This is a predicted structure of a 72-nucleotide RNA (transfer RNA) from an uncultured Spirochaetota bacterium. It matches the Rfam family "tRNA". Gene Ontology term of the family: triplet codon-amino acid adaptor activity. The sequence was found in a public genome assembly.

[in-house]
RNA sequence: GGUUCCUUCGUCUAGUGGUCAGGACGUGAGAUUCUCAUUCUUAAAACAGGGGUUCGACUCCCCUAGGAACUG
Numbered sequence: 001g002g003u004u005c006c007u008u009c010g011u012c013u014a015g016u017g018g019u020c021a022g023g024a025c026g027u028g029a030g031a032u033u034c035u036c037a038u039u040c041u042u043a044a045a046a047c048a049g050g051g052g053u054u055c056g057a058c059u060c061c062c063c064u065a066g067g068a069a070c071u072g
Base pairs, nucleotide, nucleotide: 001071002070003069004068005067006066007065010025011024012023013022018055027043028042029041030040031039048064049063050062051061052060
């Protein structure tokens, strides 16, 4: 240099064009407890950036950035 793949809450992960972007752990608040822990309830928190296609994009296409594998 070429080809292919990946990027979603703090972390891990689901989501094959339309429903409130869901779940686990973690975090905050409350309940329980003499206290801590456990348990229960509840809340906040995310689509790498830009453009395009489409009535509608996390999803399809292109470019950029970062990362990975293979290869000259």